[in-house]
RNA sequence: CUAGAUUUUUGGCUAAUCGCGUGGCGCAAAAACCACGAGGAAAGUCCGGGCAGCAUAGGGAGUGGUAGUCGCUAACGGCGACCGGGGGCGACCCUAGGGAAAGUGCCACAGAAACGAAACUACCCAGUUUACUGGGCAAAGGUGAAACGAGCAGGGUAAGAGCCUGUAACGACCAGCGGUGACGCUGGAAGACGGUAAACCCUACCUGCUGCAAGGAGAUAUGUCUCAGGAGUAAAUCCAAGGUUCCCGCCGAGGCAGUUCACAAAAUCCGCUCGAGCCAUGCGGCAACGCAUAGCCUAGAUAGAUGAUUAGCUCCUUUUACUGCGCAAGCAUUAAAGGAACAGAACCCGGCUUAUAGAUUGUCUAGCCAA
RNA sequence: GGUCUGGUGGCCGAGCGGUUAGGCAGGGGUCUGCAAAACCCCGUACAGCGGUUCAACUCCGCUCCAGACCUCCA
Numbered sequence: 001c002u003a004g005a006u007u008u009u010u011g012g013c014u015a016a017u018c019g020c021g022u023g024g025c026g027c028a029a030a031a032a033c034c035a036c037g038a039g040g041a042a043a044g045u046c047c048g049g050g051c052a053g054c055a056u057a058g059g060g061a062g063u064g065g066u067a068g069u070c071g072c073u074a075a076c077g078g079c080g081a082c083c084g085g086g087g088g089c090g091a092c093c094c095u096a097g098g099g100a101a102a103g104u105g106c107c108a109c110a111g112a113a114a115c116g117a118a119a120c121u122a123c124c125c126a127g128u129u130u131a132c133u134g135g136g137c138a139a140a141g142g143u144g145a146a147a148c149g150a151g152c153a154g155g156g157u158a159a160g161a162g163c164c165u166g167u168a169a170c171g172a173c174c175a176g177c178g179g180u181g182a183c184g185c186u187g188g189a190a191g192a193c194g195g196u197a198a199a200c201c202c203u204a205c206c207u208g209c210u211g212c213a214a215g216g217a218g219a220u221a222u223g224u225c226u227c228a229g230g231a232g233u234a235a236a237u238c239c240a241a242g243g244u245u246c247c248c249g250c251c252g253a254g255g256c257a258g259u260u261c262a263c264a265a266a267a268u269c270c271g272c273u274c275g276a277g278c279c280a281u282g283c284g285g286c287a288a289c290g291c292a293u294a295g296c297c298u299a300g301a302u303a304g305a306u307g308a309u310u311a312g313c314u315c316c317u318u319u320u321a322c323u324g325c326g327c328a329a330g331c332a333u334u335a336a337a338g339g340a341a342c343a344g345a346a347c348c349c350g351g352c353u354u355a356u357a358g359a360u361u362g363u364c365u366a367g368c369c370a371a
Numbered sequence: 372g373g374u375c376u377g378g379u380g381g382c383c384g385a386g387c388g389g390u391u392a393g394g395c396a397g398g399g400g401u402c403u404g405c406a407a408a409a410c411c412c413c414g415u416a417c418a419g420c421g422g423u424u425c426a427a428c429u430c431c432g433c434u435c436c437a438g439a440c441c442u443c444c445a
Base pairs, nucleotide, nucleotide: 001367002366003365004364005363006362009359010358012313013312014311015310016309017308018307020037021036022035023034024033039342043353044352046351047350048349049348050347051211052210053209054208058248059247060246061245064206065205066204067203068082069081070080071079072078083097084095085094086093087092098202099201103200104199105196106195107194115149120141121140123136124135125134126133127132151167152166153165154164155163170191173188174187175186176185177184178183215270216269217268222257223256224255225254226253229239230238231237242251243250277296278295280293281292282291283290284289314340315339316338317337319336320335321334323332324331325330372441373440374439375438376437377436378435381395382394383393389425397413398412399411400410401409418434419433420432421431422430
């Protein structure tokens, strides 16, 4: 320099004027003044947690989920490091990665045959007349995504075949060594098993339901009806009814009418934003992350505020014009015009996923060139 | 704001691992003097992308679009 790999940050800025929301703000309201006022995804709502109600959410079953190992965490299906497999010359990237050697199911079409064993062509033997009949074999052919699941060489045989021998590969097992572990390396003896679990299922672990339209205040007083039962002398106990998918356990009466308040989808207020918070430094750890110290307060609307105009600057685009360089293509300066990605909090937080014009940081790899 | 359901030709609608049925509408033909009816024939249909599988409308994940339900009551 070229081609890549990975990663960080940002994603318009400043000023003036006008406007909006909240707070300072007090019994209430208004004005003035001051302060603050969207995001990395606020989005999708795909996971996890806080919080609230229902037993301070309890036991079992079921349902649903997760799936290499170790760790991080409030928790997770997330993250980090490592292991195995795959891709790349490499930096590096991808990986729903338990079990098919527990059972069941499925494997269309083609093919003789789709997993339990058989045998279409071929090969061999016998009968015999070449056809044909009976028997042997499973090496070869063909079909298919996949063909009975150990390749090669030699022996063996009527022909053949792990049928036998040697050797290589294979997965589970045993032993030794290394590692917390997944696993790796070495050795041993025995062995013959198609694929599919994002099919049912099995194993291990996790898992109660409803979501801030949760929930609370506002919000107080009556009548009547049904049930209040049955078994048992009675008590204990059992049966029956709702909360709750079922059982145990626990809790527990239900409906209707009018009246008062009130005016209806009641308004309104609380929940509501100080929190697993942000940031800097140091220490521990490969890292995710944790600990300590110091500093900071940073939206809380409720049809839903966070905007508009002007001026200047930054960046981009195309066109036009001027000037300069150049034979030209074109490049550079200035001016004019146009433009500034995705997007918009609604209880909060940790992740994932998706959208995102452009600008930008660090590290590394391969090739080439020069010193 | 929250919780769910669905998407198959122009319209309705079945299917759920193995060539996507059927009806209406549309086009062409036969029949007819011309039509209607009847009969025969026809078409780039599984919302998009990725994965699992030999094979995906179907199973899994992400995205897009459409629809439904939920606002305390003593």